[in-house]
Molecule: SAM riboswitch aptamer (S box leader)
Organism: Acidimicrobiaceae bacterium
RNA sequence: UCAUCAUCCAGAGCGACUGAGGGACGGCCCCGCAGAAGUCGCGACAACCAGUGUGAAACCCGGGAAUUUCCCUUCACACCAGGUGCCAAAGGCCGAACGAUGAAAA
Numbered sequence: 001u002c003a004u005c006a007u008c009c010a011g012a013g014c015g016a017c018u019g020a021g022g023g024a025c026g027g028c029c030c031c032g033c034a035g036a037a038g039u040c041g042c043g044a045c046a047a048c049c050a051g052u053g054u055g056a057a058a059c060c061c062g063g064g065a066a067u068u069u070c071c072c073u074u075c076a077c078a079c080c081a082g083g084u085g086c087c088a089a090a091g092g093c094c095g096a097a098c099g100a101u102g103a104a105a106a
Base pairs, nucleotide, nucleotide: 001106004103005102006101007100008099013042014041015040016039017038021031022030023029025095026094027093028092043087045085047084048083049082051079052078053077054076055075056074057073062072063071064070065069091098
């Protein structure tokens, strides 16, 4: 970057530097010099992945182990905060052939 799959009405902000825009896009509406966006620091949140625990299901084939059994699989819940992500308003609302994030692959 392209295509695929999942999610997008849950949740969570302070400080420093800086200084006029921002909420992807169009229309609305809203936030903003009582400080937007950005960068840095610290802190939080817990959606996906990883990890831990509990419970349930499956257990055809295959692999592993301490072999009547258990694990590698699936689902639910809880914990955790390692990899991403995220911390005004439902992705602000409506619209669309839109966008964002994650996962695994090329």